[in-house]
RNA sequence: AGAGUUUGAUCCUGGCUCAGAUUGAACGCUGGCGGCAGGCCUUACACAUGCAAGUCGAGCGAGAAAGGUCUUCGGACUGAGUACAGCGGCGGACGGGUGAGUAACGCGUAGGAAUCUACCCAGUAGUGGGGGACAACUUGGGGAAACCCAAGCUAAUACCGCAUACGCCCUAUGGGGGAAAGCAGGGGAUCUUCGGACCUUGUGCUAUUGGAUGAGCCUGCGUCGGAUUAGCUAGUUGGUGGGGUAAUGGCCCACCAAGGCGACGAUCCGUAGCUGGUCUGAGAGGAUGAUCAGCCACACUGGAACUGAGACACGGUCCAGACUCCUACGGGAGGCAGCAGUGGGGAAUAUUGCGCAAUGGGGGAAACCCUGACGCAGCCAUGCCGCGUGUGUGAAGAAGGCCUUAGGGUUGUAAAGCACUUUCAGUAGAGAAGAAAAGCCUGGAGUUAAUACCUCCGGGUAUUGACGUAACCUACAGAAGAAGCACCGGCUAACUCCGUGCCAGCAGCCGCGGUAAUACGGAGGGUGCGAGCGUUAAUCGGAAUUACUGGGCGUAAAGCGCGCGUAGGCGGCUAGGUCAGUCGGAUGUGAAAGCCCCGGGCUUAACCUGGGAAUUGCACUCGAUACUGCUUGGCUAGAGUAUGGGAGAGGGAAGCGGAAUUUCCGGUGUAGCGGUGAAAUGCGUAGAUAUCGGAAGGAACACCAGUGGCGAAGGCGGCUUCCUGGCCCAAUACUGACGCUCAGGUGCGAAAGCGUGGGUAGCGAACAGGAUUAGAUACCCUGGUAGUCCACGCCGUAAACGAUGAGAACUAGAUGUCGGGAGGAUUUACCUUUCGGUGUCGCAGCUAACGCAUUAAGUUCUCCGCCUGGGGAGUACGCCGGCAACGGUAAAACUCAAAGGAAUUGACGGGGACCCGCACAAGCGGUGGAGCAUGUGGUUUAAUUCGAUGCAACGCGAAGAACCUUACCUGGUCUUGACAUCCUCGGAACUUGGCAGAGAUGCCUUGGUGCCUUCGGGAACCGAGUGACAGGUGCUGCAUGGCUGUCGUCAGCUCGUGUCGUGAGAUGUUGGGUUAAGUCCCGCAACGAGCGCAACCCUCGCCCUUAGUUGCCAGCAUUCAGUUGGGCACUCUAGGGGAACUGCCGGUGAUAAGCCGGAGGAAGGUGGGGAUGACGUCAAGUCCUCAUGGCCCUUACGGGAUGGGCUACACACGUGCUACAAUGGCAGUGACAAUGGGUUAAUCCCCAAAAACUGUCUCAGUUCGGAUUGUCGCCUGCAACUCGGCGGCAUGAAGUUGGAAUCGCUAGUAAUCGCGGAUCAGCAUGCCGCGGUGAAUACGUUCCCGGGCCUUGUACACACCGCCCGUCACACCAUGGGAGUUGGCUUUACCCGAAGCCGGUCAGCUAACCCUUCGGGGGGGCAGCCGACCACGGUAAGGUCAGCGACUGGGGUGAAGUCGUAACAAGGUAACC
Repeated sequence: AGAGUUUGAUCCUGGCUCAGAUUGAACGCUGGCGGCAGGCCUUACACAUGCAAGUCGAGCGAGAAAGGUCUUCGGACUGAGUACAGCGGCGGACGGGUGAGUAACGCGUAGGAAUCUACCCAGUAGUGGGGGACAACUUGGGGAAACCCAAGCUAAUACCGCAUACGCCCUAUGGGGGAAAGCAGGGGAUCUUCGGACCUUGUGCUAUUGGAUGAGCCUGCGUCGGAUUAGCUAGUUGGUGGGGUAAUGGCCCACCAAGGCGACGAUCCGUAGCUGGUCUGAGAGGAUGAUCAGCCACACUGGAACUGAGACACGGUCCAGACUCCUACGGGAGGCAGCAGUGGGGAAUAUUGCGCAAUGGGGGAAACCCUGACGCAGCCAUGCCGCGUGUGUGAAGAAGGCCUUAGGGUUGUAAAGCACUUUCAGUAGAGAAGAAAAGCCUGGAGUUAAUACCUCCGGGUAUUGACGUAACCUACAGAAGAAGCACCGGCUAACUCCGUGCCAGCAGCCGCGGUAAUACGGAGGGUGCGAGCGUUAAUCGGAAUUACUGGGCGUAAAGCGCGCGUAGGCGGCUAGGUCAGUCGGAUGUGAAAGCCCCGGGCUUAACCUGGGAAUUGCACUCGAUACUGCUUGGCUAGAGUAUGGGAGAGGGAAGCGGAAUUUCCGGUGUAGCGGUGAAAUGCGUAGAUAUCGGAAGGAACACCAGUGGCGAAGGCGGCUUCCUGGCCCAAUACUGACGCUCAGGUGCGAAAGCGUGGGUAGCGAACAGGAUUAGAUACCCUGGUAGUCCACGCCGUAAACGAUGAGAACUAGAUGUCGGGAGGAUUUACCUUUCGGUGUCGCAGCUAACGCAUUAAGUUCUCCGCCUGGGGAGUACGCCGGCAACGGUAAAACUCAAAGGAAUUGACGGGGACCCGCACAAGCGGUGGAGCAUGUGGUUUAAUUCGAUGCAACGCGAAGAACCUUACCUGGUCUUGACAUCCUCGGAACUUGGCAGAGAUGCCUUGGUGCCUUCGGGAACCGAGUGACAGGUGCUGCAUGGCUGUCGUCAGCUCGUGUCGUGAGAUGUUGGGUUAAGUCCCGCAACGAGCGCAACCCUCGCCCUUAGUUGCCAGCAUUCAGUUGGGCACUCUAGGGGAACUGCCGGUGAUAAGCCGGAGGAAGGUGGGGAUGACGUCAAGUCCUCAUGGCCCUUACGGGAUGGGCUACACACGUGCUACAAUGGCAGUGACAAUGGGUUAAUCCCCAAAAACUGUCUCAGUUCGGAUUGUCGCCUGCAACUCGGCGGCAUGAAGUUGGAAUCGCUAGUAAUCGCGGAUCAGCAUGCCGCGGUGAAUACGUUCCCGGGCCUUGUACACACCGCCCGUCACACCAUGGGAGUUGGCUUUACCCGAAGCCGGUCAGCUAACCCUUCGGGGGGGCAGCCGACCACGGUAAGGUCAGCGACUGGGGUGAAGUCGUAACAAGGUAACC
């Protein structure tokens, strides 16, 4: 630091996903040791049991027992003033736990003033003298218990007066008020009732001051989300006066005023303890708030106070509620969110441990006691850190495993073997530090009257360890006890085999799996980490994917439809002041811990520890003054005003005008008009259309007219007048920043639509009819209502678009046009220049590209609006607006891995331009109808073997199925096999005959002993046996090779270098001509090249030459067969050569390429024909030609044999033959070929027909046609029944030129006529060849089909046989509405009103003090009662949130459902809002 994923490929936008770090984690597999940490995140759920807060006898009274000793047996002493309990004091407000509540002065930070503070420290002054009770205890009583009641006794540092009052408090400044407690130790003198007084030391107590510590209160700033929460508030805001508190304050009360808060977000709702910090990140940020530390809140739930220095109190009290427990049913008890522990919940979190030895806390004078704080141990890989599981050597590269091309490779120096070491664990031994004391003895100093006491310092003494069988050290033995987990398609390091066969499964994303899976499962091997490794969850990162740092808005998501304008934000030049912002210094604070740096301590590290830095902040203070702000002046460049001109469909109102349509009236006139692709509906003999005249009425304004003008936008178009807004130019004068933008707000705002009232010519939703169509609720036609028009009022939206917010400044030009000004001129018209508009092109720059480019999408500034993946959805709910229609605001669940922009190459288009082809057209002949032949489908069958299936399957594989072929079927039969190689044994091979059988085969039988030899044997051949193997026309042509078809003999397909482009790619190959041709020429950022085209090859056509046998015969001879002699001239044969190249002439073209015409020539513009088939396409065809991977069969899916089948037959199609007749049939006469075959042969053989001529038939189912059938023969063959061919005689079917449709052919071609050959025993109407006779037509390229090139559109790329939309049907999912129903929270009003505090009352009760006449009274208190407040509870009515809900709405998803065809091409009616 990036990567994967949208596409055929590309760039961009954009989401999703991954690699990293981290965790109080959990789960899976695995697990040796130690150190240091951490350990209920869930039910603030419920809790058994034990422990967690006591202590003080030096405050006080009372005071056992067991045991022991003694005993006169009564008891005494001791235990012991001990234990237990009580009064009293201090402490239970700390420590420990938890995070429910709380959005708050709760927390953080910085400040403040009106306060309190036990114990502690320092100071000052005291500590005198009295009194009355209550527990304990005793007695009695009640109760199951808890506990309670009554009477009586008693002490105090408990309680209450009195005295005193430096300071303290109150005050009207005169005055008034208020304290205390003792205890312990010691003691010289004096006194004594012998207790002590007294003195003294210590401690305690009282009052008060100050401090320290702690706490309370107030304030500035900061502190989550929701505006689909916009208004909230009656003690509310303030004042006065009181009350209350430690203290300020509506904290509370009375009265008065009417305030207070809120868009800088009040109120309401949801969520949440806050912070230091922690995790992540480069940082800024984001997330988080376990452990440790600070603060807060809470203690079963709710309420309340008491005590106290401190609480409204976790292990206190009271009340209410829920729950649990005990109960004798009357009544009681309890609160683990202390430490352990239990149940429950949960994915999940530990021991009912040891100790107060250390640190700290409470009490105490102290010893000491208490302390689940704490220190330790136990459990857990939960995390971090460290160590180990050995080290060296060792190639026969062992065995085994796996793979293999069978050679080998790999596991792998790995193991074994050899030589060493002993950390850790184990056993044994030894063994620091954590401990300092207090206490006791003693010396000195201080204090004091004191050698007591006490305090301090020193010496001595005796001790105190939970951890701990510890750390650390030593010895011993032995490699001994110690390795797993995940992954291996890409991202992402790591590859093979087997199994499986869209199954089982995997998957973080893309995606794997349908018979050769590096992706599933196993194995071998490898990679990564390692006592761990993976997975899941979660946070940050990557994500610049919320962008402060650091993004965007023409087309990807995104500029409000357009103005005006409030708040707000921003703002020209200049001078002075100020110093708020800003900048600098200093001070305080920013707790500690943590992070960072430098040291130190554990063997190291983690960890611990010392110091520093940092803590970016806040406050206060001193300074600086450029900039911003504020303030006081000034200026004129921004803005505006005035004056003079100017253009304009700018707006509003009124009036006027002509053309046209329609209707009406009248005239002329007659049969149609109208409409369409074609028609019909419609109108018309009741007179239409047409035409002339007149009238009415409404709407719109031709030409001018123009990327011309005006307006903010919507928008504005005949003419005139009136009213009115804005703009431009010129020159001066004036004001003096008056400006820009604009959340809310407000106004305008096309069309359609709505309301009321008018109006209505034309047009025209709906509707009706006619067509079209499979349908046609459409497109087309005929009609036609709302509407369109006017007035007034609503609506408020559009692809309201330049898809481009407004304003300002700057940054090359060229050119057109509109409005104005200036200058010049050759003065109507032109040139130069300037200001303001409106266009086109274009540089820099920008942009993903397209493109924009002074009218910016460039470079900057200011302000506003908006965006953050697609779908769901601009939808639901809520609210606001509206008469309604609807508009505005605006989600979520769920779902997908894309959706999208621009450009590229193709393909495609019922897009365009150009061109070609028997493509159409022009012709000739066919097919489709008949009969037959043949192939196919279908059907049938035991089998009708298999393949080929649009063109490009169907007289195809098959150049020939009676058996064979033959692959199929039936029954019967063989198993190393019909065939190959190897091994063993035997035998020559081979052969004659007979029997059984359908045959294969089986049984019996005859003849025969071969060849080579080194004499051992060997080579062929046959038989038997054993296993390796043979064999398979079995499967897969979608695993393949080879071969073939097709586009197509179409003219194309590419490359190198260069150039252009971010790139895919482009260029070249496009363009202008031309050609059969990417053929050639020219031009050109291209220049060249390759595969194709053409040519080279074969053949036919002309000539020459060579050679004349088997060929030929002109002339000569000969026979009458070129037979022979002879000849080789000709024909011919087969070798070689020539010839044709637009070469020549004319025209045309650009002077080119070429084209047209002509000459010559056998042939003329590739002369005819053939061979030749570019890159590629169709997963085209073939595993049944052959070859071949994999799979399958192996007494059978192999082999051999018999018979049958491939020849079936209601039917359908293809290809053919023969016909339907007179251009013919029949009969007769009658010539002329070529190819080729026959083993060899130009020698021999096989060889024509149509044509032509003569005769006949005379238009008929015939003298046409020949099917079918009968019968007799011939041929081939082992055999013609199934199932061959031919012939004779007889029979004589359909058929009279063929519907829709469709095929071939452009010249020696079509048509027509016969001939040959392959295959082959036999079998051709098929196929491949051959020659004979021998036409017609082509204007032309509009249309059909196919193709080429350029261009255009595209939502296609499996490429139009593409893509894709909506309803319906089915399944599932989430969601809206919904009569209602259930629950939570909350509001208002009212009722009720426990405990408690406060107030009142107090006729009941009442120790201290006061008064007293001694009876009592006062004061105070208690109980009771009343009142105020108030928790729980209740009633009524709302608000809000959530659950469920018959039914219902749309939405989403789902390999193969239905109906259509809306969109993408002009998508077949351009699309869209």
Predicted 3D model of a 1473-nucleotide RNA (small-subunit ribosomal RNA) from an uncultured bacterium.
The RNAcentral record of the sequence draws on ENA.
The coordinates come from a structure-prediction model, not an experiment, and the mean pLDDT is 84.